[in-house]
Context: one part of a larger RNA
RNA sequence: GGGUUGUUAAGGAACUCGGCAAAUUGACCCCGUGACUUCGGAAGAAGGGGAGCCUCGAAAGAGGCCGCAGUGAAUAGGCCCAAGCAACUGUUUACCAAAAACACAGGUCUAUGCUAAAUCGAAAGAUGACGUAUAUGGGCUGACGCCUGCCCGGUGCCGGAAGGUUAAGAGGAGAGCUUAGCGCAAGCGAAGGUUUGAAUUGAAGCCCCGGUAAACGGCGGCCGUAACUAUAACGGCCCUAAGGUAGCGAAAUUCCUUGUCAGGUAAGUUCUGACCCGCACGAAUGGCGUAAUGAUUUGGGCACUGUCUCGACAGCCCGCCCG
Numbered sequence: 001g002g003g004u005u006g007u008u009a010a011g012g013a014a015c016u017c018g019g020c021a022a023a024u025u026g027a028c029c030c031c032g033u034g035a036c037u038u039c040g041g042a043a044g045a046a047g048g049g050g051a052g053c054c055u056c057g058a059a060a061g062a063g064g065c066c067g068c069a070g071u072g073a074a075u076a077g078g079c080c081c082a083a084g085c086a087a088c089u090g091u092u093u094a095c096c097a098a099a100a101a102c103a104c105a106g107g108u109c110u111a112u113g114c115u116a117a118a119u120c121g122a123a124a125g126a127u128g129a130c131g132u133a134u135a136u137g138g139g140c141u142g143a144c145g146c147c148u149g150c151c152c153g154g155u156g157c158c159g160g161a162a163g164g165u166u167a168a169g170a171g172g173a174g175a176g177c178u179u180a181g182c183g184c185a186a187g188c189g190a191a192g193g194u195u196u197g198a199a200u201u202g203a204a205g206c207c208c209c210g211g212u213a214a215a216c217g218g219c220g221g222c223c224g225u226a227a228c229u230a231u232a233a234c235g236g237c238c239c240u241a242a243g244g245u246a247g248c249g250a251a252a253u254u255c256c257u258u259g260u261c262a263g264g265u266a267a268g269u270u271c272u273g274a275c276c277c278g279c280a281c282g283a284a285u286g287g288c289g290u291a292a293u294g295a296u297u298u299g300g301g302c303a304c305u306g307u308c309u310c311g312a313c314a315g316c317c318c319g320c321c322c323g
Base pairs, nucleotide, nucleotide: 001318002317003316004315005314006313007312008311010309011308014307019304028050029049030048031047036041038143052065053064054063055062056061066070078302079301080300081299082298083297084296085294086293090102091101106141107140108139109138110137111136112135118127119126120125144289145288146287147286149219150218151217154216155215156212157211158210159209160208163207164206165205169201170200174196175195176194177193178192181188182187220238221237222236223235224234247281248278259275260274261273262272263271
């Protein structure tokens, strides 16, 4: 000097990104226990009290005794308030992440009538399922409560079949080459062969016509106006498929921003409650609440402490020095 385990005056988070670490609390019995709540919980809430031994007594209990101390050692919750997120128990990056991520019950859409759809497999066959729509597969959402607005123009999906377009195939007008023949020649040229080949016909699809958003998605701008001012219930114009409804809102979303006001502090870029000017919330890519739950995140408090003021001392071990 280091490791580890203890003790520490006064103070008690002043430490620090942050009470990280440590300390406090602790089993049992009794009393007592708020908000909130899905009436189950919350709850061991919180907060108090008790305890050994001897004598008497059936016990309850009464009296007495000793120590600083009686669950006499050891083992054995710290607690409260408020907020975010996720309902919950669960699952996960074996070896840097345990979470707000995944899952979940519930909700909803969609496919599938059985040789089911879907999946594996050149196939046979198998799973689905020895099941049968209260079933099975897929997508999204994610308990519960209150709800889930407008847009089908684009893309997708579903339905439609009149018209347009459209393949192979069918079809075979016509054309080229060849040459019997004809012609003085130029050339014409039957049949056959061969190379091509127009019209016509020809399905789905696409165009087209409808539907569909818990399908992919989307959900405006400018100007004016009220008898102080300010603001604009109101009006005008333009554009759109339709112009964001309820609820929430400086938010896990707010750039400006440490927004403004209030609370908490002596002092608060964090936190809580409001406001709304939402750069750039918003309704199953769910919206807003919500008891309980959480090795979750954030802010505050009580208790407690060597985290700190600010160090010190001790046990054990190591290093180092001497022999």

Description: A computed fold for a 323-nucleotide part of an RNA from a metagenome, annotated as large-subunit ribosomal RNA, domain IV. The RNAcentral record of the full RNA draws on SILVA. Model confidence (mean pLDDT): 88 of 100.